Molecule: Bacterial RNase P class A
Organism: Pseudomonadota bacterium
């Protein structure tokens, strides 16, 4: 150059009029005014209430290793698998705690086995051995040679491969080396289970607060007891409150039903586990430090019309409490890391 993968950034722009949210302001004065994914509601938190808690069950979540992170099922590194192999991805503990499925085909799919075959006897029927060859199947007594045998088979035996031990390197998940055993069906836990870790519940319609108005309505059920000479802010004992049970504490009422009145308005509601910018550290994720900067809060839900101008001609798309993620959608432009190839020097 080109093709291909990986990652960062952008998202049409520009200038006039007229209108719209917020905040400021003597004054429409000044300044802001949807995303990379606002989407999906999947996953962690923050915050708010349940009056604050412990245990123990059940449910229910994660699963290699180390790290990061407020926190995670998110991120980063490395180990290991798998493939279309510059890189993509992986519900990556346990199958000898146990119990369960592997349909059909096939002889035979666990307390696994002889259809075809091959060998020996035998006139034949048949019987005895065999699991190297075939056949069915996703999967069929570990694979490949060699040797042995009546055929044949870890039967030996030499590599692979499984299991056990030793050594070395690594924080460790693991690697590699060496010795050892002829070792004997597999596979599914994203089957149920086992083993480690970890978890309260509900959610901004959370929850607080002011106004106003009605009926400070009626009605059913529980408990309102006991002890102390007596009284309670005592003690038992009922109730209720926080997923269930204990234990503790807190409260003194608790539960259903009719029927009325109000659905208004303030705050939450946007300065934050915040953004950019240097420098130190680290292989990264990230941390620490210093400077800077303020960047949407509408609540029937603001940014919209016209009008000219440019060129890379515009896809997917619109906050409603707040973040970090992760999944989906997606036209085009811009850079830069590898990797392959041509081509010149």
């Nucleotide at each position: 150059u080109g093709u291909g993968u990986c990652a960062a950034c952008u998202a049409a722009g520009c200038a006039g009029c007229u209108g719209c949210u917020g905040a400021u302001u003597u004054u429409u004065u000044u300044c802001a005014g949807a995303g990379g994914a606002a989407a999906g509601u999947c996953c962690g938190g923050g915050c708010u209430c349940c009056a604050a808690g412990g245990g123990c069950a059940a449910a229910g979540a994660u699963g290699c290793c180390a790290g990061g992170u407020a926190a995670c099922u998110c991120c980063u590194g490395g180990a290991g698998g798998a493939c279309a192999a510059u890189g993509u991805u992986c519900a990556u503990g346990g199958a000898c705690a146990g119990u369960g499925c592997c349909a059909c085909a096939g002889a035979a799919a666990a307390c696994a086995a002889a259809c075809c075959g091959c060998c020996a006897g035998g006139a034949a029927a048949c019987u005895g051995g065999u699991a190297a060859g075939g056949g069915u199947g996703a999967a069929a007594a570990g694979g490949u040679g060699c040797g042995g045998u009546a055929a044949g088979a870890g039967c030996g035996c030499a590599c692979c491969g499984c299991g056990g031990c030793u050594u070395u390197g690594g924080u460790a998940a693991c690697a590699a080396a060496g010795c050892u055993g002829g070792c004997a069906g597999g596979g599914c836990a994203a089957a149920c289970c086992c083993c480690a870790u970890c978890u309260g519940g509900a959610g901004c319609a959370a929850g607080a607060c002011c106004a106003a108005g009605u009926a400070g309505a009626g009605g059913u059920u529980u408990a309102c007891g006991c002890g102390c000479a007596a009284c309670g802010u005592c003690g038992c004992a009922c109730a209720u409150g926080c997923u269930g049970c204990c234990c503790g504490c807190a409260u003194g009422a608790a539960a259903c039903c009719u029927g009325g009145g109000u659905a208004g308005g303030u705050c939450g509601c946007u300065c934050g586990a915040g953004g950019c910018u240097u420098a130190u550290g680290g292989c990264g994720a990230c941390a620490u430090a210093a400077g800077u900067c303020c960047u949407a809060g509408a609540u029937a839900g603001a940014u919209a019309g016209c009008u000219g101008c440019u060129c890379u001609c515009g896809a997917c798309a619109g906050a409603a409490c707040c973040c970090g993620g992760c999944u989906u959608a997606u036209c085009g432009g811009u850079u830069g890391g590898c990797a392959c190839a041509c081509u010149a020097c």